[in-house]
């Protein structure tokens, strides 16, 4: 000098167990605080989390039990639905960037 490896994490699919469907959650915008970012150092206008606030916004259906004159109501189950939560497995992307290091030549 050339080539290459590896992390946290992101994303996605599947499975399982939940939550909501009486609308919380998710997504989105702003503010504040904090965290993480290959082996070492630095580290963003990127990223993640928590809190506060704003705007937007959703899919239910069936069965049984109870009740009962009938119905309403309540409970449970099933099938759906939700940018739904967590766990596990697989796929995929992957140090913003800078300096040094590691492996091969």
């Nucleotide at each position: 000098g050339c080539a290459g490896a590896g992390u946290a994490g992101g994303u996605u699919u599947g499975u399982g167990c939940g939550c909501g469907u009486c609308a919380a959650g998710u997504g989105u915008c702003g503010g504040c605080u904090g965290g993480a970012c290959g082996g070492g150092g630095a580290g963003u206008u990127g990223u993640c989390a928590g809190c506060c606030g704003g705007a937007c916004g959703a899919a239910a259906a069936g069965a049984a039990a109870u009740g009962a004159c009938g119905g309403a109501g309540u409970u449970u189950c099933u099938u759906g639905c939700g940018a739904u939560g967590c766990a596990c497995a697989g796929g995929u992307c992957g140090c913003a960037u800078c300096c040094c290091g590691c492996u091969g030549c």